[in-house]
Context: one part of a larger RNA
RNA sequence: AGGCGGGGGCCCGCACAAGCAGCGGAGCGUGUUGUUUAAUUCGAUGCAACGCGAAGAACCUUACCUGGGUUUGACAUGCUUCGGAAAGCCCGGUGAAAAUCGGGCCCUCCCGCAAGGGACCGUUGCACAGGUGGUGCAUGGCUGUCGUCAGCUCGUGCCGUGAGGUGUUGGGUUAAGUCCCGCAACGAGCGCAACCCCUAUCCUUAGUUGAAUUGUUCUAGGGAGACUGCCGGGCGAAACCCGGAGGAAGAUGGGGACGAGGUCAAGUCAGCAUGCCCUUUAUGUCCAGGGCUACAAACACGCUACAAUGGCCGGCACAGCGGGUUCCGACACGGCGACGUGAAGGUAAUCCCUUAAAACCGGUCUCAGUUCGGAUUGUAGGCUGCAACUCGCCUGCAUGAAGUUGGAGUUGCUAGUAACCGCCGGUCAGCAUACGGCGGUGAAUACGUUCCCGGGCCUUGCACU
Repeated sequence: AGGCGGGGGCCCGCACAAGCAGCGGAGCGUGUUGUUUAAUUCGAUGCAACGCGAAGAACCUUACCUGGGUUUGACAUGCUUCGGAAAGCCCGGUGAAAAUCGGGCCCUCCCGCAAGGGACCGUUGCACAGGUGGUGCAUGGCUGUCGUCAGCUCGUGCCGUGAGGUGUUGGGUUAAGUCCCGCAACGAGCGCAACCCCUAUCCUUAGUUGAAUUGUUCUAGGGAGACUGCCGGGCGAAACCCGGAGGAAGAUGGGGACGAGGUCAAGUCAGCAUGCCCUUUAUGUCCAGGGCUACAAACACGCUACAAUGGCCGGCACAGCGGGUUCCGACACGGCGACGUGAAGGUAAUCCCUUAAAACCGGUCUCAGUUCGGAUUGUAGGCUGCAACUCGCCUGCAUGAAGUUGGAGUUGCUAGUAACCGCCGGUCAGCAUACGGCGGUGAAUACGUUCCCGGGCCUUGCACU
C1' cells in the first nucleotide's frame, strides 16, 4: 500500500421488511447430469453452465457410429505429361448411393499463314491442398461478471531515507469523486452527467395510398417547451433540501443506447483469425443407413391445470408492433374440420396476413375427480417434403390418466410496473409451451434499515500478500 474480520461508523440496492404472483407436489415440453449405446458429436459447470452456442437435428445440417468408395483429392495456386469440342447432354452394365466400366450426340472462342500458344475440361507426376484433430494455461478479436457500482489515475508542487502519501481525507449535499465550503496543495484526464434515439404537450411545413367532404386523427420533416427559472420556508451569504404557483410534463418527466481502471490464467482454437504440436491411401474427402430424439433415476427453466372471479354455448365490441413476388392470398365453391379447387388485388400508409383475445350481454352447469383437467392410447384423415418407420405438425371421432393449490426451501416485481390476455416477427420446405418485440385489461404494498445478500467511503485489528 492492499486484502480479510461472526471489528466500528456513515450510506446505497426489490437486499431485507410490507405486498402481489409464482417455483418446489401433478402431467407434459425443453435443457443438463447420470446410465445405456456401434454412436447416443462437441462445447458451456456456483452467482456469471443447465428453452445456453442452436434465429428452429426426418435427409441435408452433422462435426458422431456402421458399412461402401476415393487419394493432387469436395476446395486454392503454380509447374509438368498426354488427350480434347470451351462448357454440356443422353443411353446401357454393376450398385443402396457415391462411384466405376462401356457407348453415343453435339465438332468451338481468342492470337496465328502454319507450327504452336492462350481460355476451359479430363488425365500423369510434383509442389501442395485438407483437418469442427490438440492446446482459450501460447494468442488476436469478441463476450460474460463485479456494475451503470462511483470510482480509477496523471502533471507540477509539498511531505517522507524509502515503499509511498498528499491531491481523492474533513464538514455538508447528491442518483453520482454531483456540487458547495474548508484544507500544502493547484490543476488535469478516463468515468458520472449532458450531447444521440423513442415517448408524453403545443406550434409549424408537406400531404400520397389516409379523411366518404374538411389535414383536428394520422404519416414524414422542422421547431418550441423544464432551467430549481418564479414564490415561501430551512441552511452558513453556499451547495442543497422541503412546500407552493403556473404547466401536458417538476426536480435525472418515463424508457433505451452508452459499461472507467481493473478482477475471475472467467468463456470461446467449433463463428472467424492465428503460433506451436499432431495427421496426410487418413484425424482428409464422397455416399447410404443409423445416431444427436435412447431411459431405473436426479436437477434446472417453462407450459397446462387442479376450477364457479370458472367451464361450455350463443350474441357482440375495441389494438399495436411487424411481414409479404419460387411470397401474402381476399372472395366464391367443396369439406364437421385440418384443408382442397378456382381466383381478384398486392413489389404495398393502397391489397393480403388480420375475425385480436381477455372484456361485455344472454343462457346453461351447482361443487362433483365433475360439462374441471387434458396426459395417454386407438382409429380415420389433412399438409409440407425425393422421403414423416426410427423421428414432423395439424384435424375429426373415440379414450379419458395424474392432479382438489403443493415439505424444507426458493424466484420475480415499486406503476402503466406485477399479474392476466391475445397478436406479430426472425429462424423456417415443414415444425415454437423457446426467443425478440407489440399492444389490451390493470392492481397491492413500502412502518422502516435491527437482521440476510451484494456494494461504496472513512477508520481499527491481523500470525495474510
Molecule: small-subunit ribosomal RNA, 3' major domain
Organism: uncultured bacterium